[in-house]
Molecule: transfer RNA
Organism: Channa argus
RNA sequence: GGCGCUGUGGCUUAGCUGGUUAAAGCGCCUGUCUUGUAAACAGGAGAUCCUGGGUUCAAAUCCCAGUGCCUCUG
Numbered sequence: 001g002g003c004g005c006u007g008u009g010g011c012u013u014a015g016c017u018g019g020u021u022a023a024a025g026c027g028c029c030u031g032u033c034u035u036g037u038a039a040a041c042a043g044g045a046g047a048u049c050c051u052g053g054g055u056u057c058a059a060a061u062c063c064c065a066g067u068g069c070c071u072c073u074g
Stems, first nucleotide, its partner, number of pairs: 001073002004070001006068002010026004019057001028044005050066005
């Protein structure tokens, strides 16, 4: 340099045959409980979905370009 795959809360993922409010687990915060911590229970904050553009009434989802990670290859 080329091919392929992939990018969604702090982390790991779901959602991706387009359709109202992007879901779950772990983690984080608060409260109850406890001598205290953990566990358990209850509640809460946190992602406009890598960036830009296009298609569409409507895009996390489709298309194009850029870019990061990974794999293969010269």